This is a predicted structure of a 112-nucleotide RNA (SAM riboswitch aptamer (S box leader)) from Gracilibacillus halotolerans. The coordinates come from a structure-prediction model, not an experiment, and the mean pLDDT is 82. Its Rfam family is "SAM riboswitch aptamer (S box leader)". From the family's description: The SAM riboswitch is found upstream of a number of genes which code for proteins involved in methionine or cysteine biosynthesis in Gram-positive bacteria. NCBI's taxonomy places the organism under Bacteria, Bacillota, Caryophanales, Bacillaceae, Gracilibacillus.

[in-house]
């Protein structure tokens, strides 16, 4: 830096350090000196992995406990929308609304 595949409606402190910013991008709206980011604690879930049972000739698969490994994560659904279609709705067109899908982003495992 690409490709695959799985998830993304739950969850997570009124702690120290720190000092202005932050929430991928755009446009919107929020957070933020009653203190941003970052670091250290802490905590949340449990995707690898680990152990357990149960299928299977293997390979695996499902299931379920722990959570001391390895990563994740801890404002707002991935804070909305971002491209498409159906519907509703208009005398139409646009706007708007509601569904589904895609696209882009996070994140974990396995490939080049």
């Nucleotide at each position: 830096c690409u490709c695959u595949u799985a998830u993304c409606a739950a969850g997570a402190g009124a702690g120290g350090u720190g000092g202005a910013g932050g929430g991928a991008u755009g446009u919107g709206c929020c957070c933020g000196a009653u203190g941003a980011a970052a670091c250290c604690c802490g905590g949340c879930a449990a995707c690898c992995g680990u152990c357990a049972a149960u299928a299977u000739g293997c390979g695996u698969a499902u299931u379920g406990a722990a959570a001391u490994g390895g990563u994740g994560c801890c404002a707002a659904u991935u804070c909305a929308c971002a491209c498409a279609a159906a519907g509703c709705g208009u005398a139409a067109u646009g706007u708007g609304c509601u569904u589904u899908g895609g696209c882009a982003g996070a994140u974990g495992a396995g490939g080049g």